[in-house]
Context: one part of a larger RNA
RNA sequence: UGGUUGUUAGGGAAAUCGGCAAGAUGGAGUCGUAUCUUCGGUAUAAGACUUGCUUGGUGUCUUGAAAGGGACACUAAGUUGCAAUAACUAAGGGAAGCCGACUGUUAAAUACAAACAUAGCCAACUGCAAGAGCGAAAGCUUGUGUACAGUUGGUGAGACCUGCUCAGUGCUGGUCGGUCAACACCCGGUUCAACGGGAAUAAGCCCCAGUAAACAGCGGGAGUAACUAUAACUCUCUUAAGGUAGCCAUAUGCCUUGUCGUAUAAGUAACGACGUGCAUGAACGGUUUAACGAGCUUCCUACUGUCCCAACAAUCUAUCCA
Repeated sequence: UGGUUGUUAGGGAAAUCGGCAAGAUGGAGUCGUAUCUUCGGUAUAAGACUUGCUUGGUGUCUUGAAAGGGACACUAAGUUGCAAUAACUAAGGGAAGCCGACUGUUAAAUACAAACAUAGCCAACUGCAAGAGCGAAAGCUUGUGUACAGUUGGUGAGACCUGCUCAGUGCUGGUCGGUCAACACCCGGUUCAACGGGAAUAAGCCCCAGUAAACAGCGGGAGUAACUAUAACUCUCUUAAGGUAGCCAUAUGCCUUGUCGUAUAAGUAACGACGUGCAUGAACGGUUUAACGAGCUUCCUACUGUCCCAACAAUCUAUCCA
């Protein structure tokens, strides 16, 4: 000098991006336990009391032939200490919000998560010599399986739901007609051929339909009610259709520290509301949700050297001396 480990009066998060770190809690027994809930849980919720040892009594179980031994529980009296799970061991708790249902998985070497997966839901393909994958092929896999099966894609427990649009792109189906190559056909080329021309035709495209839990999309301008304001109502332009139910300054809101309320002496944070929402919105799922989470955010309580504000001690190192 730094590291590690302790202890600090009074205060108790004022420190800090943030209670990071450290403290505090802790075992067992008895009592007691809210809200919410998918009735299983939440729950060791929270909270309160007790705990050693000695001696006596009672009961149950057990071992044994018995005598006796062992274990547990109850009960009474006594006794030590600051303290009886006296060391070690050993959850801090509560109230809310967001995300993801959950257990699980993950970037070997800065990310463990809200990402991935998941059960559940939906769609497409497939009747088997199938569909899908690998291979040049033979052949192999799915599978010695057979639609209650397999493959592919999307969503992501449960609950309540999943609106409108097929104009564009895609996919599927149809098809009188139009278009449409080569070969073959017909004509020309003095014969043959090259070559020239003609007519015909498949798929495809045009065309006609269907299909959005396919890719996707889901308006603008005026006027109007007997205070004002607003506009259930009307007009108009326009579209394939003009955003429904819900939800929100949200992990999505630019303006923005939006406005109001709660909490604080004071709150760009938090929670509850409001909604002309720059640019929310329904399986790119919408809303909600008990339980769960080394997830993110806010508050309360307990607790503390995080801090006010630093001090001391032990030990290692540094330094000095040998």
Molecule: large-subunit ribosomal RNA, domain IV
Organism: Promethearchaeota archaeon